[in-house]
This is a predicted structure of a 366-nucleotide RNA (Bacterial RNase P class A) from a soil metagenome. Its mean pLDDT, the model's own confidence on a scale to 100, is 77. Its Rfam family is "Bacterial RNase P class A". Rfam classes the family as a ribozyme. Rfam links the family to the GO terms dimeric ribonuclease P complex, ribonuclease P activity and tRNA processing. The model forms 94% of the base pairs in the Rfam consensus. The RNAcentral record of the sequence draws on MGnify.
RNA sequence: CGGGUGGUCGCUCGCGGGGUGGUUUACUCGCUUCGCGGGAGGAAAGUCCGGUCUCCAUAGGGCAGCAUGCCGGCUAACGGCCGGGGGGGUUCGCUCAAAGCGGAUUUUACGGAAAGUGCCACAGAAAAUAUACCGCCGGUGCUGGGCGCAAGCUCCGCUUCGGUAAGGGUGAAAAGGUGCGGUAAGAGCGCACCGCGGGCGGAGCAAUCCGUCUGGCAGGGUAAACCCCAUGCGGAGCAAGACCAAAUAGGGGAGGAGGAGCGGCCCGCUCCGUUACGACUUCCGGGUAGGUUGCUAGAGCCUGGCAGUAAUGCCUGGCCCAGAGGAAUGACUGCCGCCCUUCGGGGUACAGAAACCGGCUUACAG
Numbered sequence: 001c002g003g004g005u006g007g008u009c010g011c012u013c014g015c016g017g018g019g020u021g022g023u024u025u026a027c028u029c030g031c032u033u034c035g036c037g038g039g040a041g042g043a044a045a046g047u048c049c050g051g052u053c054u055c056c057a058u059a060g061g062g063c064a065g066c067a068u069g070c071c072g073g074c075u076a077a078c079g080g081c082c083g084g085g086g087g088g089g090u091u092c093g094c095u096c097a098a099a100g101c102g103g104a105u106u107u108u109a110c111g112g113a114a115a116g117u118g119c120c121a122c123a124g125a126a127a128a129u130a131u132a133c134c135g136c137c138g139g140u141g142c143u144g145g146g147c148g149c150a151a152g153c154u155c156c157g158c159u160u161c162g163g164u165a166a167g168g169g170u171g172a173a174a175a176g177g178u179g180c181g182g183u184a185a186g187a188g189c190g191c192a193c194c195g196c197g198g199g200c201g202g203a204g205c206a207a208u209c210c211g212u213c214u215g216g217c218a219g220g221g222u223a224a225a226c227c228c229c230a231u232g233c234g235g236a237g238c239a240a241g242a243c244c245a246a247a248u249a250g251g252g253g254a255g256g257a258g259g260a261g262c263g264g265c266c267c268g269c270u271c272c273g274u275u276a277c278g279a280c281u282u283c284c285g286g287g288u289a290g291g292u293u294g295c296u297a298g299a300g301c302c303u304g305g306c307a308g309u310a311a312u313g314c315c316u317g318g319c320c321c322a323g324a325g326g327a328a329u330g331a332c333u334g335c336c337g338c339c340c341u342u343c344g345g346g347g348u349a350c351a352g353a354a355a356c357c358g359g360c361u362u363a364c365a366g
Stems, first nucleotide, its partner, number of pairs: 001366001003336007011039011041350001045361002048359005053237004065233005070084005085110001086108009111228002116226002118222003133168002135164005141158002144155004176194006195217001196215008241293004251284005258272005300319003304315004337348004
């Protein structure tokens, strides 16, 4: 990006013409017919965010709940997008190599762990007020060996008391790292560099970066654990909502002594009612079925220009592009695309509007 172009037969909406019906011309409505024009998507999907619109609620503020969370910008708005910063991964270059620096690419829910609470399996001595298994070092005691005339020196082993946190080992993570000095052995114990904290200066709107001075260095991780901080959020949704309005059965007002059926009419008969909880007549109101509306011209689409790194905005010109409603947008077929092929042929997806719009996510032949 989401096949292209014809033919035949249909469906739906709009416009125009003809016929016909509602007693008649006109109007309007219904049915029917002809012509012309429009008729699913990039996701129409999930309904996960954000809005428009509608109704309900609403003095203001707070609690609770939910969501968001580096900085700047865009936007109607957003948890979206763009740009930047920090961190991580991969790779390349500089370098003997490591560290480091630089480039490319990729990724990142990235406020707070110095308010408090919790958790950190297994392994391991120890998972956070540090501790000490092996080891290293010193002292006491015991035993043995070597040298020595002797005093004594020295070595190994064991025991016990201390020191240590270099090394080993465990782990995802071990109490700053590397090196030199130092020490009985060690240790930021001292020093250099790196890292970290603090001050100052500079660059930047900011996140942040750079430089310099200073402090031997404290405070492991986890907030996609509770929590804290900051910011935002009223609820329901087009079956929202608005209008018109039968039949039947309720409600209210007025009238009311008769009314209804059988019947062509009268008589007659039957039923309901007769001061009332009242038959019947009439009016009003709510509401159901049903109908109309909301309803598709919009944060719209296309071309060009300008501003901006970009997201995006502004301007010019052109265009009108489904509005149905138990719900149309379809079926068959010719030719051409594309893919596969055993050359006969086969395949061409995911999926379909339901008030509308901006995103995200998911599905998908080729």